[in-house]
RNA sequence: CGUGCGCACGCGCCGAAUCCCGCAAGGGAACCGGGGAACCACCGAAUUGGGGUGAAUCGGGCGUUGUCCGCCGUGUUGGCACGGCUGGCUUUACGCGCGUAGGAGACCUUCCCGCUCCGAACCCGUCAGCUAACCCGGUAGGCGAAACGGAAGGAAAGG
Repeated sequence: CGUGCGCACGCGCCGAAUCCCGCAAGGGAACCGGGGAACCACCGAAUUGGGGUGAAUCGGGCGUUGUCCGCCGUGUUGGCACGGCUGGCUUUACGCGCGUAGGAGACCUUCCCGCUCCGAACCCGUCAGCUAACCCGGUAGGCGAAACGGAAGGAAAGG
């Protein structure tokens, strides 16, 4: 000097997930989500259900598995049954990687350039288009030294 890990205090990021009151239980504000008329929209059958939160959709490739077909063998009067296949096609599910609609990245918003990432997971339970009044919920969790840069308008700090 660099790197890894741990702790503390700050600062920040994804996200609605923050703030205030109260000894507590809990309550309020704010933000977020769902249900719910008229009008409008949709026209129907589909259990191969349908729907919601979320950026997280949609492709095709490889492999495995189930179904079907084919071939071989055995048993059988025949039908059929069983076993094998490094066989074939279709399709269901799963896995692995490659893309992709879309999304995120240090004062804030918008635009430009460009790089690095994400492109999941969960819930309702046969049921829900939009939707005023109205009704019902959530306020978690997880991260880290963040690309740099240009323009406009603000904010903050300093003077």
Notes: Predicted 3D model of a 159-nucleotide RNA (c-di-AMP riboswitch aptamer (ydaO/yuaA leader)) from Streptomyces naganishii JCM 4654. RNAcentral holds the sequence, with entries from Rfam. Lineage of the source: Bacteria > Bacillati > Actinomycetota > Streptomycetaceae > Streptomyces naganishii. Its mean pLDDT, the model's own confidence on a scale to 100, is 75.